RNA sequence: GGAGUCGGCCAGGCAAUCGCUGUGCUUUUGUGCAGAGGAAAGUCCGGGCUCCGAAGGGCAAGGUGCCAGGUAACGCCUGGGGGGCGCGAGCCUACGGAAAGUGCAACAGAGAGUAGACCGCCUAAGCGCUUCGGCGCCGGCAAGGGUGAAAGGGUGCGGUAAGAGCGCACCGCGCGGGUGGCAACAUUCCGCGGCACGGUAAACCCCACCUGGAGCAAGACCAAAUAGGGGAACAGGCUAAAUGCAACGCGCGGCCCGCGCGGGUUCCCGGGUAGGUUGCUUGAGGUUUGCGGCGACGCAGAUCCCAGAUGAAUGAUUGUCCAAGACAGAACCCGGCUUAUCGGCCGGCUCCCACU
Numbered sequence: 001g002g003a004g005u006c007g008g009c010c011a012g013g014c015a016a017u018c019g020c021u022g023u024g025c026u027u028u029u030g031u032g033c034a035g036a037g038g039a040a041a042g043u044c045c046g047g048g049c050u051c052c053g054a055a056g057g058g059c060a061a062g063g064u065g066c067c068a069g070g071u072a073a074c075g076c077c078u079g080g081g082g083g084g085c086g087c088g089a090g091c092c093u094a095c096g097g098a099a100a101g102u103g104c105a106a107c108a109g110a111g112a113g114u115a116g117a118c119c120g121c122c123u124a125a126g127c128g129c130u131u132c133g134g135c136g137c138c139g140g141c142a143a144g145g146g147u148g149a150a151a152g153g154g155u156g157c158g159g160u161a162a163g164a165g166c167g168c169a170c171c172g173c174g175c176g177g178g179u180g181g182c183a184a185c186a187u188u189c190c191g192c193g194g195c196a197c198g199g200u201a202a203a204c205c206c207c208a209c210c211u212g213g214a215g216c217a218a219g220a221c222c223a224a225a226u227a228g229g230g231g232a233a234c235a236g237g238c239u240a241a242a243u244g245c246a247a248c249g250c251g252c253g254g255c256c257c258g259c260g261c262g263g264g265u266u267c268c269c270g271g272g273u274a275g276g277u278u279g280c281u282u283g284a285g286g287u288u289u290g291c292g293g294c295g296a297c298g299c300a301g302a303u304c305c306c307a308g309a310u311g312a313a314u315g316a317u318u319g320u321c322c323a324a325g326a327c328a329g330a331a332c333c334c335g336g337c338u339u340a341u342c343g344g345c346c347g348g349c350u351c352c353c354a355c356u
Stems, first nucleotide, its partner, number of pairs: 001352010012321007020035006037327001041338002044336005049215004056257004061211005066080005081095001082093004096206002101204002103200002118145002120141003126137004153171006172195001173193005178187003219278004229269006237245002248262005285304008
C1' cells in the first nucleotide's frame, strides 16, 4: 500500500417563523416539559397481562433435537464438541437413533444389501482324446478388468491348481478397559475378536423433552335504546320427600374417561345499541459505576421518566453546516429471530506485495 474478516456507533445538526398531540401551571390569554425505528416491517417463536375452564388423567396432534450454561421463557443467546468450507482471520450446521420395523435409490452393470459371474484366471482331482506340446467336458475362484455416485475392508508377505482373512503383520472396524474432561468428546495408551450386512430419517418410524384455549376488536364500568318477539330439540322417571339417584342438555382446543352447571337447558331467526370512560404506559425499564464470570449474564449502588393517538398527532418555510438520507411511521407491552436498506465513523484480527 492492497485485499478480506469480525464487532461497535450514527440515523441529519444548528437558528428563526407558523402549525399538531399529550401533560403540568394559569381566571382566561398564555406558558413549561415531552413527542416514531434499527428495523416501528413479517405476524414467525417465547412470554407478561385479561377472560373462560373447579383447571385432572389418557390417546391423538404439534414443536424442539450434540454438551454445558444464561434467561421470565424460547425454536433465542453464550461457551465448548463433532462434521463441512476457507491459505488464514473466520463462516455454516435440520448435529438423538440405520443392530426395532417399513420404504426409497433413475440409468449402467453379472450383481445395489444376509445384494454377484459379463470379460476373465485355474491342465489340482475325475472322465474322454492325444502328433505326448496339450485339447475338450466336468469342476473350482471372486485376487485381475469392466459398469456405476457407491461393488462384499486396504497394503504387504505366506499359502494354493488358481485364488480368497484362508493364515500372519500393520492399518481400518466391532466390543471391553485406562487416561483427560461436569459433559458432548478426545486419545501417536491396553486387551479380545477375522470382522455384522453399505447409504438414506428437512422419508414413514423409534426415542428424549415440551405444549389448556381465546385474545386489548381480551376484559371492566357508565349511559342509552329495542320487540323480556317468533320457532325448534331434549327432559319432566324412581323414592314418603329431598340439596339424593337415573336420564337429557351445555361447558372443559379434537376423542375417551372424569368433573362442573341446570330444574328447565340449549340452538336458530328477527329487532335495538354500537356513545363515553377505563384497560393505556413505571416497565422481566433506560443510563452509569463497582464487583463476579472466558462469555451470555448476574449482584449491589447512584440517577432518570423517555409517545399514548383513536378516520389515527411531530408538518411546512427560510438560512447555514455536512458524511447525507436509503429502507421506511408506535396502536396493550416486552425478549428474540427473519426480511429490506443510502451512507459515514471507530476498533480488533488475517493474508498478499514493496521498502528498511

A computed fold for a 356-nucleotide RNA from a Gammaproteobacteria bacterium, annotated as Bacterial RNase P class A.
NCBI's taxonomy places the organism under Bacteria, Pseudomonadati, Pseudomonadota, Gammaproteobacteria.